A computed fold for a 73-nucleotide RNA from an uncultured Elusimicrobia bacterium, annotated as transfer RNA.
The sequence was found in a public genome assembly.
Its Rfam family is "tRNA".
[in-house]
RNA sequence: GCCGACUUAGCUCAGCUGGUAGAGCAGCUGUUUUGUAAACAGCAGGUCAUCGGUUCAAGUCCGAUAGUCGGCU
Numbered sequence: 001g002c003c004g005a006c007u008u009a010g011c012u013c014a015g016c017u018g019g020u021a022g023a024g025c026a027g028c029u030g031u032u033u034u035g036u037a038a039a040c041a042g043c044a045g046g047u048c049a050u051c052g053g054u055u056c057a058a059g060u061c062c063g064a065u066a067g068u069c070g071g072c073u
Base pairs, nucleotide, nucleotide: 001072002071003070004069005068006067007066010025011024012023013022019056027043028042029041030040031039049065050064051063052062053061
């Protein structure tokens, strides 16, 4: 230099053919316990990497940029 994959909650990742953003773990509250842990119930937490485009509507489609990883030279 060229090619490809990936970027979504604190972490690990789903999100199908464009139509209300989710799970597990972690966190907080409550129940239970002498107490802790565990278990159970609930709550909170998001600029979907950034910018732009298409569309009635974009995490999803298109382009550019940035970052991470891999391959080729």